[in-house]
RNA sequence: CCGGACGAAGGGCAAACCCGUCGCGAGGCGGGGACGCAAAGCACAGGGGCCUCACCCGCUGAGGCGGCCCGGCUACCAGA
Numbered sequence: 001c002c003g004g005a006c007g008a009a010g011g012g013c014a015a016a017c018c019c020g021u022c023g024c025g026a027g028g029c030g031g032g033g034a035c036g037c038a039a040a041g042c043a044c045a046g047g048g049g050c051c052u053c054a055c056c057c058g059c060u061g062a063g064g065c066g067g068c069c070c071g072g073c074u075a076c077c078a079g080a
Stems, first nucleotide, its partner, number of pairs: 012037002017032006035067001041073002044071001046070003049065006055058001
């Protein structure tokens, strides 16, 4: 200097469910709460997929889901 592995330290996020609130709805926000997460960070919905609403009922339009998968950008510590 490079590579691999193991184990930490400081911590972080927050599923289901409950309460309040917004929304026709999927769902969002706030509080509680932890199933889990090494990217469960992103004012990235880019590709796929799933969900909702509408209508001229076809894979058409408008929405939602980033904790469904892939991708992009960024990021703490670590032979003590």
The RNA shown here (c-di-GMP-I riboswitch aptamer) has 80 nucleotides and comes from Kineococcus indalonis. Lineage of the source: Bacteria > Actinomycetota > Actinomycetes > Kineosporiales > Kineococcus. The model forms 95% of the base pairs in the Rfam consensus. It was read from a public genome assembly, where an Rfam model found it.